RNA sequence: UGCCCAUCUUGAGCGAGGGAGGGAUACGGCCCGCAGAUCUCGCAGCAACCCCCGGAGCGCUGGGAAGGUGCUAAAUCCGUCAGGUAAGGCCUGGAAGAUGAGCG
Numbered sequence: 001u002g003c004c005c006a007u008c009u010u011g012a013g014c015g016a017g018g019g020a021g022g023g024a025u026a027c028g029g030c031c032c033g034c035a036g037a038u039c040u041c042g043c044a045g046c047a048a049c050c051c052c053c054g055g056a057g058c059g060c061u062g063g064g065a066a067g068g069u070g071c072u073a074a075a076u077c078c079g080u081c082a083g084g085u086a087a088g089g090c091c092u093g094g095a096a097g098a099u100g101a102g103c104g
Base pairs, nucleotide, nucleotide: 001104002103003102005100006099007098008097013043014042015041016040017039021032022031023030026080027079028078029077044072045071046070049068050067051064052063053062054061055060076096081093082092083091084090085089
C1' cells in the first nucleotide's frame, strides 16, 4: 500500500514539551484554540478486535486483561449522494473515512 470481513449514538485525562491554527479531504454549518488547541512524549485510564479460560454445539455465549493494536471533545461533530415523508424536520441506506483480524 491493495483485497476481503467485522465494528463505528457506549466508555475513558492528567503532567511535560511546543507555540498557531485545528476538528481526514472539498464546500457549507457548528465547534475547539494564546485562560495554549491540533501535535509529540510520559503516566494513568477505557474498551475488548487479536489474545487467554470456560459453556454450548457451531459462527453463539459467560468470564479475564499479562501481551499486540486501538482509543480517551462533540454520533466518524453534522450535512453533501439515493430512497421514504406535503414541507420543516426526521428515518433508512450508500459513498468516503477510521480501527482491527486475515490474505497478497
Molecule: SAM riboswitch aptamer (S box leader)
Organism: Chloroflexota bacterium